[in-house]
RNA sequence: GAUCCUGGCUCAGAAUGAACGUUGGCGGCGUGGAUUAGGCAUGCAAGUCGAGCGCGAACCCCGCAAGGGGGGAGAGCGGCAAACGGCGUAGUAAGGCGUAGGCAACGUACCCCAAGGUCGGGGAUAGCCAGGGGAAACUCUGGGUAAUACCCGAUGCACUCGCGAGAGGAAAGGUUGAUCUGCCUUGGGAGCGGCUUGCGUGGUAUUAGCUAGUUGGUAGGGUAACGGCCUACCAAGGCGAUGAUGCCUAGGGGGUGUGAGAGCACGAUCCCCACGACUGGGACUGAGAUACUGCCCAGACACCUACGGGUGGCUGCAGUCGAGAAUCUUCGGCAAUGGGCGCAAGCCUGACCGAGCGACGCCGCGUGCGGGAUGAAGGCCCUCGGGUUGUAAACCGCUGUCAGGGGGGAGAAAGCCGCAAGGUUGAUCUAGCCCCAGAGGAAGCACGGGCUAAGUUCGUGCCAGCAGCCGCGGUAAUACGAACUGUGCGAACGUUAUUCGGAUUCACUGGGCUUAAAGGGUGCGUAGGCGGCCAUUCAAGUAGGGUGUGAAAUCCUCCGGCUCAACCGGAGAACGGCGCUCUAAACUGUUUGGCUGGAGUAAGUCAGGGGUGUGUGGAACUUCCGGUGGAGCGGUGAAAUGUGUUGAUAUCGGAAGGAACGCCGGUGGCGAAAGCGUCACACUGGGGCUUAACUGACACUGAGGCACGAAAGCCAGGGGAGCGAACGGGAUUAGAUACCCCGGUAGUCCUGGCCUUAAACGCUGAGAACUGGUAGGGAGGGGCUUCGGCUCUUCCUCACGGAGCGAAAGUGUUAAGUUCUCCGCCUGGGGAGUAUGGUCGCAAGGCUGAAACUCAAAGGAAUUGACGGGGGCUCACACAAGCGGUGGAGUAUGUGGCUUAAUUCGAGGCAACGCGAAGAACCUUAUCCUGGGUUUGACAUGCAGGGAUUAGCUUGCCGAAAGGUGAGUGACGCCUUCGGGUGGAACCUGCACAGGUGCUGCAUGGCUGUCGUCAGCUCGUGUCGUGAGAUGUAGGGUUAAGUCCUCUAACGAGCGCAACCCUUGUCACCAGUUGCCAGCGCGUCAAGGCGGGGACUCUGGUGAGACCGCCGGUGUUAAACCGGAGGAAGGCGGGGACGACGUCAAGUCAUCAUGGCCUUUAUGCCCAGGGCUGCACACGUACUACAAUGGCGCGUACAAAGGGAAGCCAACCCGCGAGGGGGAGCAAAACCCAAAAAGCGCGUCCCAGUUCGGAUUGCAGGCUGCAACUCGCCUGCAUGAAGCCGGAAUCGCUAGUAAUCGCAGAUCAGCUAUGCUGCGGUGAAUGUGUUCCUGAGCCUUGUACACACCGCCCGUCAAGCCACGAAAGCGGGGCGCAUCCGAAGUCGCUGAGCUAACCGCAAGGAAGCAGGCGCCGAAGAUGAACUCCGUGAUUGGGACUAAGUCGUAACAAGGUAACC
Repeated sequence: GAUCCUGGCUCAGAAUGAACGUUGGCGGCGUGGAUUAGGCAUGCAAGUCGAGCGCGAACCCCGCAAGGGGGGAGAGCGGCAAACGGCGUAGUAAGGCGUAGGCAACGUACCCCAAGGUCGGGGAUAGCCAGGGGAAACUCUGGGUAAUACCCGAUGCACUCGCGAGAGGAAAGGUUGAUCUGCCUUGGGAGCGGCUUGCGUGGUAUUAGCUAGUUGGUAGGGUAACGGCCUACCAAGGCGAUGAUGCCUAGGGGGUGUGAGAGCACGAUCCCCACGACUGGGACUGAGAUACUGCCCAGACACCUACGGGUGGCUGCAGUCGAGAAUCUUCGGCAAUGGGCGCAAGCCUGACCGAGCGACGCCGCGUGCGGGAUGAAGGCCCUCGGGUUGUAAACCGCUGUCAGGGGGGAGAAAGCCGCAAGGUUGAUCUAGCCCCAGAGGAAGCACGGGCUAAGUUCGUGCCAGCAGCCGCGGUAAUACGAACUGUGCGAACGUUAUUCGGAUUCACUGGGCUUAAAGGGUGCGUAGGCGGCCAUUCAAGUAGGGUGUGAAAUCCUCCGGCUCAACCGGAGAACGGCGCUCUAAACUGUUUGGCUGGAGUAAGUCAGGGGUGUGUGGAACUUCCGGUGGAGCGGUGAAAUGUGUUGAUAUCGGAAGGAACGCCGGUGGCGAAAGCGUCACACUGGGGCUUAACUGACACUGAGGCACGAAAGCCAGGGGAGCGAACGGGAUUAGAUACCCCGGUAGUCCUGGCCUUAAACGCUGAGAACUGGUAGGGAGGGGCUUCGGCUCUUCCUCACGGAGCGAAAGUGUUAAGUUCUCCGCCUGGGGAGUAUGGUCGCAAGGCUGAAACUCAAAGGAAUUGACGGGGGCUCACACAAGCGGUGGAGUAUGUGGCUUAAUUCGAGGCAACGCGAAGAACCUUAUCCUGGGUUUGACAUGCAGGGAUUAGCUUGCCGAAAGGUGAGUGACGCCUUCGGGUGGAACCUGCACAGGUGCUGCAUGGCUGUCGUCAGCUCGUGUCGUGAGAUGUAGGGUUAAGUCCUCUAACGAGCGCAACCCUUGUCACCAGUUGCCAGCGCGUCAAGGCGGGGACUCUGGUGAGACCGCCGGUGUUAAACCGGAGGAAGGCGGGGACGACGUCAAGUCAUCAUGGCCUUUAUGCCCAGGGCUGCACACGUACUACAAUGGCGCGUACAAAGGGAAGCCAACCCGCGAGGGGGAGCAAAACCCAAAAAGCGCGUCCCAGUUCGGAUUGCAGGCUGCAACUCGCCUGCAUGAAGCCGGAAUCGCUAGUAAUCGCAGAUCAGCUAUGCUGCGGUGAAUGUGUUCCUGAGCCUUGUACACACCGCCCGUCAAGCCACGAAAGCGGGGCGCAUCCGAAGUCGCUGAGCUAACCGCAAGGAAGCAGGCGCCGAAGAUGAACUCCGUGAUUGGGACUAAGUCGUAACAAGGUAACC
């Protein structure tokens, strides 16, 4: 890298009271303050009744006036309403809500039904009048008035109380032309309420205990009514793990969204219920309130004020400010519907009906339709051919929706008035119709890398930016930006937020726990859950039937109404639920009786390191004492510290001490686990087997709880031989707070007490049942036996393995199989088993146990590779054995560096560096430098225009040249009337374009290097595996070889290997010149020189030959190997060419080609000169040496392969020589280069910086070339440097090889060639081994690597940033508690003050009120706690952040195995 699995993250869908961005034609129906239950200006939102009552303004009439009559605004008394409607969701986890019940424990105004009644009296008081206080709000005093207001009496039931006797107890009138309406009592009804019960209805245990009116009783009070609702007394209860109490959150339901469903989330608009009305408290009135627009008190806030005091409550409709991403008009009308009052007319109604604003949502419609190819122009792309936009447009024909203007016009209207006829009522909306005009007024938004429908070009160059996730962007971006084009949706389209879905990712439907997250360390056991066989009872569960309820709306089905739809209506179904009732009795449960198989007991027997305690034994060790002995011992990789002549180590004898128990000993035993090992005794737990005597389900599991629980650690006291944290020393090392060594304290041991954790593991909870086998071990029992054993059976234990299961590895009757019961646990990684709280502990610390933040993964198993300081096997001049070198010297050459105006460029470990370059003085030669010049160009093609004859040749001037500028001469094709015309090439001008050794080898082709001439790399089919993949290609042999054989779920095949090709080695045949010459001749001083010859050598063509073929041995009867024969050659005969799949983004854009980019009076082109040769240095590769196996001199022999015409150059002459002259031959088996050299022979030198070595330098020459200054080669003479065999290190070579010797060639005028490519001559040594170094192949193993060990990766420190914890404290919120104070107010007591109704002649009484007191009591104050939030110097760790520091911990045996 790929695979399977686990697992999280993310997306596609639907939805919304939405918001934001861009855009915006019309209509219908809906919908719109979700945040600050924050504050509010202004107007409106609850009145009405004259048919209850008394007054009564303006005005009108009569009147001179006084006055009277009418009139009825207006306020008041009174009645009803104001408790509905409307708004909001703060509080409330239950005084709520939902559902099903109950009340013999209750109420009910208005309405309906029924029955009865409606008699007689009385006293006040508003208004009003008069007077007073006050800024106002308002208020006081006096006088007087009415009622359906108030009071008394009478009567009085079916009413109430009471066992009863009996007692108590009401009323209102008004009014019309016409009698209707009211009032009182009682009963009933309807509807509406009150109370109550069961069940259901959030989170949190990091809240575990709560509770004093608390729980119950008795008596009383209170209420419409039950009740600790309240009071007194009595009792001590009540609630709670089925979660009380506390804390946090929240109105509940019908329903809404989503979903296959189950569920999950939500509770806007509409309906039902509850609760709230500035905050807190309180009552009054009333049928009903503890009252949104009533009252009282307290508080905060705001307003008015004359400063004394007052007023207010939009969470009604509009509207305003504030906060906010964000939510409308201070509209019209009571026409409809509904409500209040009223006999009614009617009045009131921000309920409501309408309109307005907002694409906020849903639905509908339109922005035109048909024709139209020269496929127009323009745009974009392009391989320049074309393609696309695209029938799209233009153009032609047609239509008339919507919007606009005009006309006309149903319906929403029912009612009401009226005897009737008839009259009258629309805020608002208008449907549909007709006319007008004309395609006219009406399209955008998002996206196009994958998911996901849709791509091209340009710009940009890790920049700018994008991004839901993965990820894009570093010069060829389908991902950024733009253009064109395409895709999707469309009056909208995107984005954001949120919900459900996908997510079987909390799994009821429907998941898991050996290794991925997850089995509690183990047992006993409480609650709970669950439970054997037979019969019986009941009917709770369960099942069936019937029935009630489950409001309406919503959803669904059908039908219907708006042109359709949205929307609306009707009917049905449904509403998963709950209740009542009847029936059944199998199952669960219950009752009763029984059973023995589960479980237990008993009896017999067996094994065992089971436990506790007390003793006991030997070996070893250390110390001490003594003897022997005499120099070291000890320790390690090597050492040192240490120890020893004061006698160690070693050895012998003795003594003491502590700890652990060798052999037996074993995938053997026992135990619940932890764990248990000398031997003996005592006490003691459990288990197995056998028997089937006893009990009769007594069982299983087990939240909490209790007990046990390795090691280390802690406390106290002992003990202490050995070992041994810490610590000291010695080493190692860059360091070494380690590994190794020498010492050594705690500890390890015992007793008592804590701690309670482990990789406490089989990483596998306990129990039960069922489901193929094989071979062992241990403990028993039975049968048979020839006594060897065989066989049956129970339990424990181990290995292999079938089905099944499993992601796989594996597991597999000891399940991880198939099922049941119960418990524990998991839900991405990190943060973190951390913080905080609680709890336990002496402490260390344990148990319980988060979040912020951050990542797009983390992980399991297996696969292929790669790698390992893992293993095995095997190769290679890899090492070893050997020969010669390099590294030292001088020089040559290349490179780096330095220098320079420039020192052009490339190549960079092996695999760059005598490489590109097989030839840099100029040329070559390049964006190398300096300078001069040129611009259609040095070179190619095309077009247009022009003029002249141009090109070529000769020549003048300027110039360093290039070039510039003149003069002369002067070709060519075609036509021709010979005057000329025209044209190609050429020239000039202009346009296209040329040109570039400019960039990118990381855009490429081609070519090449390297691993490596290593033996490997693959495919088809089959088989195995869920799959990646495996097999084949592994194993055993063998080979140089995946070469071959054998075996084999493989059988075959391909690219490689080998062979075919070239060359060399032998022979044969053919051929015989220019080569050869034996024999026969000629001939020469000599010479194949000649005739001739083909024998030989040779040349060059065709063949033969070698194949483990033959023999022997080994081997598996194989492949093959070893030895031998023959042979020129023997096991691939030697050498070459030939290089598999691939690797190195290896090399080359400067061989060539080529995409893209750049350049165009220059980065092109031309020229002169310079540079590429520069030199303190460093490296590579070579040459020559350091000498006697040598140097020098003279003589002399033998090659091969090449080259030659602008060439090779013979003979001969000159020169010491390079060379010059000369000229024969040769386009070559012919002539020339050409002398081969080492060798051999003779001579000399005599070990020396030399007769070695030749650098360097001087002088004199020669050659090539236009030209040797920079910068050529050669020669002669002279000079004669370093160097005496080379440190660490390192290279080549296994035979015609190394070493050594010369020859030739390419390039080339010449040469820096000592280079390179070839050729031959002479010609060794060593090794038959694989321990090590390097590299390679195969198999295997581990892996956290896959850019593949030059990998990965950890921690501190340093820097930035983020969130969190702690912290002296500081600030704030919440909740109760205690104490104090104590408003309003109910209740109680009091009530000397006050008082019309009743009694009383009166006095006075009854009754009531003010006032006072008391209990309770809100706000407030104080105090001590609790809890939550914010903040806090400093501090702690954590997360994140391309290239910081230090080390190297982990992954391989990770270099000390890792881990807890």